[in-house]
Molecule: c-di-AMP riboswitch aptamer (ydaO/yuaA leader)
Organism: Tumebacillus flagellatus
RNA sequence: ACUUCAAUACGGCCUAAACUUGGGAAUACUCAAGUACGGAGGAACCAAUCUUUUGGGGUUAAUCUUGCGCAAUCGCGCGGGAGGGAUGAGGAAGUCACUUCUCUGCCAUCCUACCCGUCAGCUAACUUCGUCGGCUAAAGCAGGGAAGGUCA
Numbered sequence: 001a002c003u004u005c006a007a008u009a010c011g012g013c014c015u016a017a018a019c020u021u022g023g024g025a026a027u028a029c030u031c032a033a034g035u036a037c038g039g040a041g042g043a044a045c046c047a048a049u050c051u052u053u054u055g056g057g058g059u060u061a062a063u064c065u066u067g068c069g070c071a072a073u074c075g076c077g078c079g080g081g082a083g084g085g086a087u088g089a090g091g092a093a094g095u096c097a098c099u100u101c102u103c104u105g106c107c108a109u110c111c112u113a114c115c116c117g118u119c120a121g122c123u124a125a126c127u128u129c130g131u132c133g134g135c136u137a138a139a140g141c142a143g144g145g146a147a148g149g150u151c152a
Stems, first nucleotide, its partner, number of pairs: 001095005011136004018035007036131006046121001055119001056116004063082008084111005098148009
């Protein structure tokens, strides 16, 4: 890489959202410590020199724009376009074949919600917060790159 087979949730996936040790406790859960991952505030320099209810800002991939309808500020619903994100795993046997990792394109499917509270640019030191929640019976095609190994 190809073919066949069986099924598979003790598996696989999204997300920062996990691991280890110890105590309590019935797995869960909870407390503490450590490691790891993620976010916010916060100088100089730089940026900005106008912005300030037309409020403004933050997390997230999840924003912008447009048509129709309802509302008749905000906004809500159904479509279109652009942009951004995720997934398409593994096992056994056989044949061929060095192994592992990774990127791009196409195709298919799916994709927001919340927070701050009039206020915050960047930002070293420093300060501070989070580690939730959700999904899954399906498992495509093509082409590159890197590292290591073996042989010559």